[in-house]
The prediction has a mean pLDDT of 75.
Predicted 3D model of RNase P RNA and transfer RNA as a complex of 413 nucleotides.
It holds a member of the Rfam family "Bacterial RNase P class A". About the family: Ribonuclease P (RNase P) is a ubiquitous endoribonuclease, found in archaea, bacteria and eukarya as well as chloroplasts and mitochondria. By type it is a ribozyme.

RNA sequence: GAAGUUGAACAAGCAGUCGCUUUUUAAUAGGAGAGGAAAGUACGGACUCCUUGGGUAAAGGUUGCAGGUAAAAACUGGGGGGCGUGAGCCUACGGCCAGUGCAGCAGAAAAUAAACCGCCUGCGUAAGCAGGUAAGGGUGAAAUGGUGCGGUAAGAGCGCACCGCGUGAUUGGUAACAGUCAUGGCAGGGUAAACCCCACCUGGAGCAAGACCAAAUAGGGGAACGCAAAGUGAGGCCCACACUGUUUCCGGGUAGGUCGCAUGACCAAGCGAGUGAUCGUUUGGCUAGAUGAAUGACUGUUCAAGACAGAAUCCGGCUUAUCGAUCGACUUCUGAC
RNA sequence: GGGCCGUUAGCUCAGCUGGUAGAGCACUCGGCUUUUAACCGAAUUGUCGUGAGUUCGAAUCUCACACGGCCCACCA
Numbered sequence: 001g002a003a004g005u006u007g008a009a010c011a012a013g014c015a016g017u018c019g020c021u022u023u024u025u026a027a028u029a030g031g032a033g034a035g036g037a038a039a040g041u042a043c044g045g046a047c048u049c050c051u052u053g054g055g056u057a058a059a060g061g062u063u064g065c066a067g068g069u070a071a072a073a074a075c076u077g078g079g080g081g082g083c084g085u086g087a088g089c090c091u092a093c094g095g096c097c098a099g100u101g102c103a104g105c106a107g108a109a110a111a112u113a114a115a116c117c118g119c120c121u122g123c124g125u126a127a128g129c130a131g132g133u134a135a136g137g138g139u140g141a142a143a144u145g146g147u148g149c150g151g152u153a154a155g156a157g158c159g160c161a162c163c164g165c166g167u168g169a170u171u172g173g174u175a176a177c178a179g180u181c182a183u184g185g186c187a188g189g190g191u192a193a194a195c196c197c198c199a200c201c202u203g204g205a206g207c208a209a210g211a212c213c214a215a216a217u218a219g220g221g222g223a224a225c226g227c228a229a230a231g232u233g234a235g236g237c238c239c240a241c242a243c244u245g246u247u248u249c250c251g252g253g254u255a256g257g258u259c260g261c262a263u264g265a266c267c268a269a270g271c272g273a274g275u276g277a278u279c280g281u282u283u284g285g286c287u288a289g290a291u292g293a294a295u296g297a298c299u300g301u302u303c304a305a306g307a308c309a310g311a312a313u314c315c316g317g318c319u320u321a322u323c324g325a326u327c328g329a330c331u332u333c334u335g336a337c
Numbered sequence: 338g339g340g341c342c343g344u345u346a347g348c349u350c351a352g353c354u355g356g357u358a359g360a361g362c363a364c365u366c367g368g369c370u371u372u373u374a375a376c377c378g379a380a381u382u383g384u385c386g387u388g389a390g391u392u393c394g395a396a397u398c399u400c401a402c403a404c405g406g407c408c409c410a411c412c413a
Base pairs, nucleotide, nucleotide: 001333002332003331004330005329006328007327008326010324012302013301014300015299016298017297018296020033021032022031023030024029035308039319040318041317043316044315045314046313047206048205049204050203051240053239054238055237056236059202060201061200062199065077066076067075079093080091081090082089083088094197095196099195100194101191102190116137117136118133119132120131121130122129123128145163146162147161148160149159150158164186165184166183167182168181169180170179171178172177210259211258212257213256220250221249222248223247224246225245230244231243232242233241252412253411254410266285267284268283269282270281271280272279273278303306338409339408340407341406342405343404344403347362348361349360350359356393365379366378367377368376386402387401388400389399390398
């Protein structure tokens, strides 16, 4: 210098004028006013109501190990596997000797195996017949361990060496797992993002939750279930408990206000513990709260010429969209000294 | 704001226990008829919304995204 990998932070700035929402004040006047994703979310909690009652585990979810958290499918650190020269990136990564299922076409054969061609032996003039054989060919996504040597009629884990695999012991590690030694001739293939099994976890609904005030009307009509052995009360069933009608359709009335709703698993800085996620502690700060729903318009100026996009109960994750420019760490190649 | 569903031929829908996609109507051609309709016969019709993953193989299973649709106020 070129090409990359990865992490962090920013999101046009400043000044003036006129507005909008909210808030302090008697008034004048003043303070505050969108985001990194406010967006999507089949992820997790807080909060609120419902019997936050017991059982079953029906149903649903998670999926190597450890840590951390309010919790989690998110995060951190190890382990295994894959990709890359490398920095680094990706990984739904328990179990098909518990059981059940599936594999179209092709192929001889697709799962307690199997002889199509080939090879070998015997019989036969020959065509062929009988037997042995999984080394070779061919089919397929996948063919019953792989390579080599020996061996054999030809072959074969039939024997041996190395690799892979299973089992046992042992060493290191909290563990996942890794190493070493011994042993077995292979112990029966694939698929669990197929049903399922092991382990672990889960009550339902959602701020239009819910609480209060005010106003108004016809507590009207139909249908279904039920008459206490029933029905309803959250999600499959059972039990307990509570209530005596319940559900649904049509019709009627109001569509006003207050709270929930902004001091919080909050933000910033420092110090300490830890590899890290994270935790502890000190100091400082208050930083939108609307309800037809505010956060804008104009002027001047600077430059890199401005993207994606806008709160609606709140928070932690993940996903997707995104102009431009900044900083840190690292890798590979090339050149010069 | 919250909850839920759908996307397959021109239209309406099947297929969703993975094995290569069908039905009806429509369209096209032929027959029947003087002609049209009806009827009979034949043929065509698909990036299964998009992109990834799992698998030998995906409309189907999983994830992400896009588009469309439905429901939810209070009182008696």